């Protein structure tokens, strides 16, 4: 500090995700030790059971029981000591602990503040005299199950109440008035107790600021805001009351609704922020749920009262008890969170004079890897790199010094002893802990995640889009470093992963620190009120602001430095900070207030001036339609073609005449003028703005402007008019598969006015408003000004064009900013859901506006780049069209395909580029299929293991016509050699390794091929330009078959291609002449046949030869082009071979080779037979034809190239004829195939024929081991379709097309096919509009799997969430009213009544009792407001290859 992740790549924007850290976590897998912390985040649900607040006898009475003494009638009595329980009194109980329900301020966090109370403590000053009446306890009696009481009787106090006294205190009308006390005792400098005055801490109350989220919550508020009197409090105070006023909050956010204890901190972060708010501190709240109020210094009281409520228990049913959010526990909720422990030893609190006694506060202990720290699980040394595991190319690596092994140590734990400090004198739960010594022995102690990329880590095997993984990207469809497991490897470590939260990364809400032309995003325009900013200068004052002092800013924590536990975690100590607020002094530049002056901002005012600016009235003229009326006849209209539709009842057409109503041609101009929207014939009248000139006047008067207020194109509404044209709906013709569109005939609203409502638009410059400031050049428009009078200069003000810095992701902007700056406003924050739902304003409605979620996806998007594509454009090629000539489709055969049957009909080729392909040749065989049989180291290699054998000869025997074949006798023994049966070679046998496979997979491959195309294309090094992807060159003006050349140019070079180089043809020359040739000679048997010859043909070698070289013209004076010479050829002379970078996962695992996979008595081998030849049909390729350019008969002439010994075969002979049957020659320029056919003459005379020749009968030839399935030929008879072929659609541009006929390879045979050979031998091209394919250049795109691309609604189906909904349920909160417990407060008080007075009669005063006020729960009733649920319903989203159509991206086919 960054990465992945939108593209075919690029930059941008923008989201989604990872990597850090943290945690009261929880889980899942594992787990030695020890310190230190921590441990219900949920049900503030519900509690069983112990404990958690008592103490004082030195305030009182009483006093069981015990002890001892004394008495005794021996029952007991009395004294004395001592002292349980429990009462009455004093203090604690309001602390200390738990909890976060509630509570947006009665709260908390700073920081003041005046009207106040304070028990204990402390410090002062007076004072503590006298007396009275009860009540508990106790005794008696009595009630109830119980809780708990009634009633009578006794008695004490530091409990109660008078009287006295009052320094000081309190009221006071300034005379006065009024209030107090306790006392014990151990006899002490004792504890107390009463006034009273500080003090100390502690608490009550206000005040400012500050404290979450809605505005889809706009107003609230009647004790309400103030004031007087009263009243009440420890005090201020509407706190409460009467009366008077009418105010109090509120856009700086009242109210209302959601949420939420708040703070010190704590987590994160570089900071600023953000998020929290356990533990440990301060503060508030609460103590089952509401409501009250007692006593007290202090509670409106967690372990206290009273009422009401819910629930729980207990009952003899009449009553009663109870409140863990105290520590344990317990049930329940939950993913979850612990012992019904020890001890008062320490701290620290209550009570006491003390001793002591209570203390679940507190200290320990226990359980829990829940976190943070430390240690450990051993160290050396060790290669035969063991063994085993994995991989493997099989040679080897890797686990790996890693183990065994030798040496060695003993931390921890573990046995065994010794023993602290924590305690100032006494006490020790912890604890026989910490610690230290000893002893044994590598002994007891490693695991977890990951290893595709972000991200450190790689291999095999299973799997085969299935299992399953996944934070994002994405993996898996048979070779997966992404599943699953194994080896191995990284990484953290007693932990390791996942899960969930937070902050970081996120400059992704932007103070630090974004932005808005096109990505999200400027309000349609103006006025304008709060509000924010605001020219020059002087003075004041000192709110901000600046600097010093001082108070506070608890402690802890965070940071520094130190010190203590062996170390760190922790703990203490001391200092720095705690960024704040509060004061106080001073400074006065800024900004702020006040004063005052100024003129540059802005206005005013005079003069000129341009305009479709607005609003009202009148005029015009041309074009339309209607209507009269003439002239005048059959069409007119309308389209791509048509038809609806008007006309003979007279249309269109044309002439007149007359009426309508709307819009104003030319001018007209990136001219004007207005804020926008928007304004267009002239004329008038009102009337807003604006520029220019002039410098008189005011004197900051200004910009912006949330709300508000206006104005606002069309379209649509409302109420009246108006209607010529036009023209939503509708009708009709058309088109179409369909046509509820496009086109075409009609046509209503509408459009027009008036008046009134809408209030939105691509209201767009997609670019808020004012100001300032920063090169220029060029037209324009309004206006001033100069002279030197132009096509001219300077200026201001519009309006547009190109460009500088500079801006931007780019594209653009560029003094009319999208540059550099102020100032204000207004919107943005992934995409879809959605500008939608609800809810509120607005409207007569359509609707407008304001504005969410839930859910879903990893992208949406912007600008540009390089392809592809376009029913875009430009430019150019091609038998691509068009001109021609002949075809194919009809029919018969052949041939290949599909389909179909079959046991098999073996496998592949599929748009051109598959279908006379593979197959240059299926009767067996080939052969891969099928049926039947048969073999299993196999037909075929290679290695082992046993055995035979090997050369040449010669002897006999058999078989046979031999050729030769089989036994056999003797002799000799093959090759190399290290001289060894050492090695090699054939055969058979036998064994396991292995052979073998035409089985998959051409989508796992290589080799080859095919097609775009023999199209003119592809790149590449530097250099430049561009953030970049690229792009330049290579684009561009010519040319050209061609990137072919040539000119221009930021490009200048080179490479594959093109061309040429090579072959072949066409002319000559040279060399040679046999087998090939014969001019001339000379012979002949008349055949170059001979002699002879090498001139000519010819043959094969070499060479010339053509280059726009030459002329003339064109063009740029270039490259080229056009003609023309000459020349056998003339502008690439014809033809071949040659196929750039690529594309199609194109074909082929069935040529070959090969990864993997599968079969191994079979998917291998081998044998017969069969079958690839099947046939209702369908389609491709060909053959023959349909005839007279022809059939038939005759009749002869003239090629070229190729093959020929397992062979071509002359010749002769036989047969009609394939063929037989003899036989020369040739191993080939020598012989043979070989005969060329069209030609030609003669006939036929238009006919299903002398055309065709299908098929069929039959007899026969070949050639093979074999011609049934299933050859091919021949001869005789047979004589089928078929009379030139519908859309359609195929070749071909010259020696071609047609059109004749030869040859070869394959091969025994079998060709209508392929592949070549030469003969005769043409038409036609005007041209490139069109159709196809293809090159450049451009354009546009939402296409990159690239137009066979993308893509959009509706229907239908499953699921998802979500709006309406009659209505129901329930929360809440609110208004009136009814009831009305407890408690207070006021009123009464005829009942009751100790203390005081009293004249003793009663009186002050009090208590019960009643009465009214207040009021919790409750009721009744309507209201807001949330939440659930809900028949049915309306959109939305997501789902595999659904339906239908075809809306958008190309001019997307109607921009």
């Nucleotide at each position: 500090a960054g990465a992945g992740u939108u593209u075919g790549a690029u930059c941008c924007u923008g989201g989604c995700u990872c990597a850090g850290a943290a945690c009261g976590a929880a889980c899942g897998c594992u787990g030695g030790c020890g310190g230190c912390a921590g441990g219900c985040c949920u049900a503030a649900c519900a509690c069983a059971u112990g404990c958690a607040a008592g103490u004082c006898g030195a305030g009182c009475g009483c006093g069981a029981g015990a002890u001892u003494u004394c008495u005794u009638u021996c029952g007991g009595g009395a004294a004395a000591u001592u002292g349980a329980a429990a009462g009455c009194g004093g203090c604690g109980a309001a602390c200390g602990g738990g909890u976060g329900a509630g509570u947006a301020a009665u709260g908390c966090a700073u920081g003041g503040g005046a009207a106040c109370g304070u028990g204990c403590c402390c410090u002062g000053u007076g004072g503590u005299g006298g007396g009275g009446a009860a009540c508990a306890a106790c005794c008696g009696u009595u009630g109830g199950a119980a809780a708990c009481g009634a009633c009578g009787g006794c008695u004490a106090a530091u409990a109660c109440c008078g009287c006295a006294u009052a320094a000081g205190c309190c009221c006071u009308u300034c005379g006065g008035g009024g209030g107090a006390a306790a006392g014990c005792u151990u006899u002490a400098u004792g504890c107390g107790c009463c006034a009273u005055a500080g003090g100390a801490g502690c608490g009550g109350c206000c005040c400012a600021u500050g404290u979450u989220g809605g505005a889809u919550u706009a107003g609230g508020u009647a004790g309400u805001u103030g004031g007087u009197g009263g009243g009440g409090u420890a005090a201020a105070g509407g706190c409460c009351u009467a009366c008077c006023a009418a105010g109090c909050c509120u856009a700086c956010g009242a109210u209302c609704c959601a949420u939420a204890g708040c703070u010190g901190g704590u987590c994160u972060g570089a900071g600023a922020g953000g998020a929290u708010g356990a533990u440990c501190a301060g503060c508030c709240a609460c103590a089952c749920u509401g409501g009250a109020a007692c006593u007290g210094a202090g509670a409106u009281a967690c372990g206290g009262u009273c009422c009401a409520g819910a629930c729980u228990c207990c009952u003899a049913c009449g009553g009663g008890a109870g409140g863990c959010a105290g520590c344990a526990g317990u049930g329940g909720g939950g993913a979850a969170u612990a012992u019904u422990g020890c001890g008062c030893a320490a701290u620290g609190g209550g009570g006491g004079a003390a001793a002591c006694c209570c203390u679940g506060a507190c200290g320990c202990a226990g359980c829990c890897a829940u976190g943070c720290c430390g240690c450990g699980u051993g160290a050396g040394u060790g290669a035969a790199g063991a063994a085993g595991g994995c991989c493997u190319u099989c040679g080897g690596g890797u686990u790996g010094u890693a183990a065994a092994a030798c040496u060695c140590u003993u931390u921890c734990g573990c046995c065994u002893g010794u023993g602290a400090a924590g305690a100032u004198g006494a006490u020790g739960a912890c604890u026989g802990u910490a610690a230290c010594a000893g002893g044994a022995g590598a002994a007891g102690a490693a695991g977890c995640u990951c290893c595709g990329g972000c991200u450190a880590a790689c291999u095999u095997c299973g799997u085969g889009c299935c299992a399953g993984c996944a934070g994002c990207c994405g993996c898996g469809g048979u070779a997966a470093u992404a599943c699953g497991a194994a080896g191995g490897g990284a990484g953290c470590u007693a932990g390791c992963g996942u899960u969930g939260u937070u902050c970081g990364g996120a400059a992704u809400u932007a103070c630090u620190g974004g932005g808005c032309g096109u990505a999200a995003a400027g309000g349609g325009c103006g006025c304008g009120c709060a509000g924010g900013c605001u020219g020059a200068u002087u003075u004041a004052c000192a709110a901000g602001u600046c600097a010093g002092g001082g108070g506070u800013g608890a402690a802890a924590u965070c940071c520094c430095g130190a010190g203590g536990c062996u170390c760190a975690a922790c703990c203490u100590c001391g200092g720095a900070a705690c960024u704040g607020c509060c004061u106080u002094u001073g400074a006065u530049a800024c900004u702020g207030u006040a004063a005052g002056u100024c003129u540059a901002g802005a206005g005013u005012c005079c003069g000129u001036g341009a305009g479709a600016g607005g609003a009202u009235g009148g005029c015009g003229g041309a074009a339309c339609a209607c209507c009269c009326a003439g002239u005048g006849u059959a069409g007119a209209g309308g389209u791509g073609a048509a038809a609806u539709u008007c006309g003979u009842a007279g249309a269109u057409a044309u002439u007149g005449g007359g009426u309508g109503g709307a819009a104003c041609a030319c001018c007209a101009g990136u001219g004007g003028c207005g804020a926008a929207g928007g304004c267009g014939g002239c004329c008038a009248u009102c009337u807003g703005g604006c520029a220019c000139g002039g410098u008189a006047c005011u004197g900051a008067c200004g910009c912006u402007g949330a709300g508000g207020c206006g104005c606002g194109a069309a379209a649509g509404c409302g109420u009246g008019g108006g209607g010529a044209g036009c023209a939503a709906a509708c009708a009709g013709g058309a088109u179409u598969a369909g046509a509820u569109a496009c086109c075409c005939u009609g046509g209503u609203a509408g459009u027009c006015c008036a008046c009134g409502c809408c209030g939105u638009a691509a209201a767009c410059g997609a670019u808020g408003u004012g100001c300032g400031c920063u090169a220029g050049c060029c037209g324009u428009c309004g206006g001033g000004g100069g002279c030197u009078u132009g096509u001219c200069c300077c200026u201001c003000g519009g309006g547009g064009g190109c460009g500088a810095a500079g801006c931007u992701a780019a594209c653009g902007c560029a003094u009319u900013a999208a540059g550099c700056g102020c100032a204000c406003c207004g919107c943005c924050u992934g995409g879809g859901g959605a500008g939608u739902a609800c809810g509120g304003u607005c409207g007569c409605a359509a609707g407008a506006u304001u504005a969410a979620a839930a859910c879903u996806c990893a992208a949406a998007g912007g600008a540009a780049u390089u392809g592809a594509c376009g029913g875009g454009g430009g430019c150019c090629c091609g038998c691509a069209c068009a001109a021609g000539c002949g075809g194919u489709g009809g029919a018969g055969c052949a041939u290949g395909u599909g389909g179909u049957u079959u046991a098999a009909u073996u496998c592949g080729a599929a748009g051109c580029a598959a279908c006379g392909c593979g197959c240059a040749g299926a009767a067996c065989c080939u052969u891969a299929c099928c049926a039947a049989c048969c073999u299993u180291u196999g037909a075929c290699a290679u290695c082992c293991c046993g055995a035979u054998u090997g050369u040449g000869g010669u002897u006999a025997c058999c078989a046979g016509a031999g050729a030769u074949g089989g036994u056999u006798u003797c002799c000799u023994u093959c090759a190399g050699u290290u001289c060894g049966g050492c090695u090699g070679g054939a055969u058979c046998g036998g064994u396991g390794a292995c052979a073998g496979g035409u089985g998959c997979u051409g989508c796992a491959u290589g080799g080859c091929u095919g097609u775009c195309g023999u199209c003119a294309g592809c790149u590449c090094g530097u250099g430049u330009c561009g953030u970049g992807a690229g792009a330049u060159g290579u684009u561009g003006g010519g040319u050209u078959a061609a990137g072919u050349c040539c000119c221009g140019c930021a490009a200048c070079g080179a490479g594959c291609g093109c061309a040429a180089c090579c072959c072949u043809u066409a002319u000559c020359c040279u060399u040679a002449g046999u087998u090939g040739c014969c001019a001339g000679c000379g012979g002949u048997u008349c055949g170059g046949c001979c002699g002879g010859g090498c001139a000519c043909u010819u043959u094969a070698a070499g060479g010339a030869a053509a280059c726009u070289g030459c002329c003339a013209g064109u063009g740029a004076u270039a490259a080229g082009c056009u003609g023309g010479a000459g020349g056998a050829a003339g502008g690439c002379g014809g033809g071949g071979a040659u196929g750039a970078c690529g594309u199609c996962a194109a074909g082929u695992c069935c040529u070959c080779a090969u990864g993997g996979c599968c079969c191994u008595u079979a998917c291998a081998g081998g044998u017969u037979g069969g079958g690839c030849u099947a046939c209702a049909c369908a389609c491709g390729u060909g053959c023959u034809a349909c005839a007279a350019u022809g059939g038939c008969g005759g009749u002869u002439a003239c090629a070229g190239a190729g093959g020929g010994c397992a062979g071509c075969u002359a010749c002769u002979u036989c047969g009609u004829g394939a063929g037989g049957a003899g036989a020369a020659g040739c191993u080939a320029a020598u012989c043979c195939c070989u005969a060329a056919a069209a030609g030609c003459c003669g006939u036929c005379u238009c006919a299903g024929u002398u055309c065709g020749g299908a098929u069929u009968g039959u007899a026969c030839u070949c050639u093979g081991c074999a011609a049934c399935u299933c050859g091919a030929g021949u001869g005789c008879a047979u004589g089928a379709a078929g009379u030139u072929g519908g859309g359609a659609u195929c070749g071909c541009u010259a020696g071609u097309a047609a059109u004749c006929g030869c040859a070869g390879a394959u091969c025994a045979g079998c060709a209508u096919g392929c592949u070549g050979c030469g003969g005769u031998g043409a038409a036609u091209a005007c041209g490139u509009u069109c159709u196809c394919g293809g090159g450049c250049c451009u354009u546009g795109u939402a296409c990159a799997c690239a137009c066979c691309g993308c893509c959009c609604g509706u229907c239908a189906c499953a699921c998802c969430a979500u709006g309406g909904g009659a209505g129901u349920u329930g929360g809440u909160u609110u208004u009136a009213c009814c009831u009305u417990a407890a408690g207070c407060c006021g009123g009464u008080g005829c009942g009751c009544u100790a203390a005081c007075c009293u004249u003793c009669g009663g009186g002050a005063g009090g208590c019960a009792g009643c009465c009214g006020g207040u009021c919790a729960c409750g009721g009744u009733a309507g209201g807001g407001u949330c939440a659930g649920c809900g028949a049915c319903u309306g959109g939305g989203g997501u789902g595999a290859a659904g339906u239908c159509g075809a809306a958008a991206c190309a001019a997307g086919g109607u921009a």
Predicted 3D model of a 1455-nucleotide RNA (small-subunit ribosomal RNA) from a metagenome. Model confidence (mean pLDDT): 85 of 100.